[in-house]
């Protein structure tokens, strides 16, 4: 860069607006695997009574849920191939 896989969570509510609706807008509820914020272990530096302690620095599948999502479609971390 081409291909194929690729999850979670709303038939909730009011209101417009429409043949209609999965649409708009507000509320309430959820979801984590673009993006973003955090900061356990590992790591460094120092101290020390060797029990530990302070700093630094620093990541994820942990967190938070801010964007961003909760019908297909698209996205989509990731993975296989070429």
């Nucleotide at each position: 860069c081409g291909c194929u896989g690729g999850a979670g969570a709303g038939u909730g509510g009011a209101u417009g607006c429409u043949c209609a609706g999965a649409c708009a807008u507000c509320c309430c509820g959820c979801c984590g695997a673009u993006g973003g914020g955090g900061a356990a272990a590992g790591c460094c530096c120092g101290g020390g009574u060797c029990a530990c302690c302070g700093g630094g620095g620093g990541u994820a599948a942990c967190u938070c849920u801010c964007a961003g999502g909760c019908a297909c479609c698209g996205g989509g971390a990731c993975a296989g191939c070429g």

Predicted 3D model of an 82-nucleotide RNA (Glycine riboswitch aptamer). Model confidence (mean pLDDT): 79 of 100.